The prediction has a mean pLDDT of 81. This is a predicted structure of a 73-nucleotide RNA (transfer RNA) from Hydrothermarchaeales archaeon (SeqCode).

RNA sequence: GGGCCCGUGGUCUAGUGGUUAUGACGUCGCCUUGACACGGCGAAGAUCGGGUGUUCGAUUCUCCCCGGGCCCA
Repeated sequence: GGGCCCGUGGUCUAGUGGUUAUGACGUCGCCUUGACACGGCGAAGAUCGGGUGUUCGAUUCUCCCCGGGCCCA
């Protein structure tokens, strides 16, 4: 330098055009216990890497950039 893939709560992840963005772990509160753990109920936490375009509508599609991974030279 060229090609391909990935980027979504603190971590991992589902969602591949349609309006409440999913779940698990973790965190916090309550219940339970003599207390802790386990368990049950609930809550907070994401402007979906940044920008641009297409569209009535973009996490999803286009292009550019940033970051990461793999392959070729």
Rfam family: tRNA.